Predicted 3D model of a 327-nucleotide part of an RNA (large-subunit ribosomal RNA, domain IV) from a metagenome.
Context: one part of a larger RNA
RNA sequence: UCAUGGCUAAGGAACUAGGCAAAAUGGGCCCGUAACUUCGGGAGAAGGGUCGCCCCACUCCGGUGGGGCCGCAGUGAAAAGGUCCAGGCGACUGUUUAUCAAAAACACAGGACUCUGCUAAGACGAAAGUCGAUGUAUAGGGUCUGACACCUGCCCGGUGCCGGAAGGUUAAGUGGAGCUGUUAUCUUCGGAGAAGCAGUAAAAUGAAGCCCCGGUAAACGGCGGCCGUAACUAUAACGGUCCUAAGGUAGCGAAAUUCCUUGUCGGGUAAGUUCCGACCUGCACGAAUGGUGUAACGAUCUGGACACUGUCUCAGCCAUGAGCUCG
Numbered sequence: 001u002c003a004u005g006g007c008u009a010a011g012g013a014a015c016u017a018g019g020c021a022a023a024a025u026g027g028g029c030c031c032g033u034a035a036c037u038u039c040g041g042g043a044g045a046a047g048g049g050u051c052g053c054c055c056c057a058c059u060c061c062g063g064u065g066g067g068g069c070c071g072c073a074g075u076g077a078a079a080a081g082g083u084c085c086a087g088g089c090g091a092c093u094g095u096u097u098a099u100c101a102a103a104a105a106c107a108c109a110g111g112a113c114u115c116u117g118c119u120a121a122g123a124c125g126a127a128a129g130u131c132g133a134u135g136u137a138u139a140g141g142g143u144c145u146g147a148c149a150c151c152u153g154c155c156c157g158g159u160g161c162c163g164g165a166a167g168g169u170u171a172a173g174u175g176g177a178g179c180u181g182u183u184a185u186c187u188u189c190g191g192a193g194a195a196g197c198a199g200u201a202a203a204a205u206g207a208a209g210c211c212c213c214g215g216u217a218a219a220c221g222g223c224g225g226c227c228g229u230a231a232c233u234a235u236a237a238c239g240g241u242c243c244u245a246a247g248g249u250a251g252c253g254a255a256a257u258u259c260c261u262u263g264u265c266g267g268g269u270a271a272g273u274u275c276c277g278a279c280c281u282g283c284a285c286g287a288a289u290g291g292u293g294u295a296a297c298g299a300u301c302u303g304g305a306c307a308c309u310g311u312c313u314c315a316g317c318c319a320u321g322a323g324c325u326c327g
Base pairs, nucleotide, nucleotide: 001322002321003320004319005318006317007316008315010313011312014311019308027051028050029049030048031047036041038147052069053068054067055066056065057064058063070074082306083305084304085303086302087301088300089298090297094106095105110145111144112143113142114141115140116139122131123130124129148293149292150291151290153223154222155221158220159219160216161215162214163213164212167211168210169209173205174204178200179199180198181197182196185192186191224242225241226240227239228238251285252282263279264278265277266276267275
């Protein structure tokens, strides 16, 4: 000097990113116990009291009552919840990055849409076959949301999906007009040219798809701008105008979302970029990419308080081990 323990005057978080670490709480019995609540909980809430030994009485033999004794200390050592208030997120128990992340991420019961009529859909497999399932729509697969309560607005123009079939477009195939090559033959020697063979090939016909016509948003997604107006001012219930498929409804809102921003006001502190309650000017919330609440729960995150302490003011001492010196 380091490591691991033990103790510490006065103060008690002044430490620090942060009470990290440590301290404190701790068992049994009795009393007592708030808001809130899904009436189960919350709850061991919180907060108090008591506990040893001896004698007597009673006893259901576990103890109970009365009297007394000792110590600083009686769950006499060890082992054994710290608690409360408020908020965010996720309902919950669970799962996860074996070896830097345990969470607000995943899952979840519940909700919804969609596919599938059985040789099911879907999946594995060149196939045989198998799973689904020795199941049969109260079943099975896929996708999204994520207990519960109250709810889930408008837009089908784009993309997707579903339905439709009149018209347009459209492949191979069918079709074969015409054209070309070849040459029996004819010839005015320039050429013409049947049949056959070969090559090429127009019209016509021709499905799905696409165009087209409808539907569908708990499908992918989207949900405006400018100007004026009230008898103080300010603001604009009101009016005008442009654009759009439609212009954001309820609820929430400086939020895990707010740039400006430490917004403004209130609370808490002597003092508060954090926190809580409001306001709404939402850069850039918003309704199953769910919205808003919510008891219980959480090795979750944020702020505050009590208790407690060497975290600190500010350091000191002790023990053990290592280091160091000598051997």
The coordinates come from a structure-prediction model, not an experiment, and the mean pLDDT is 88.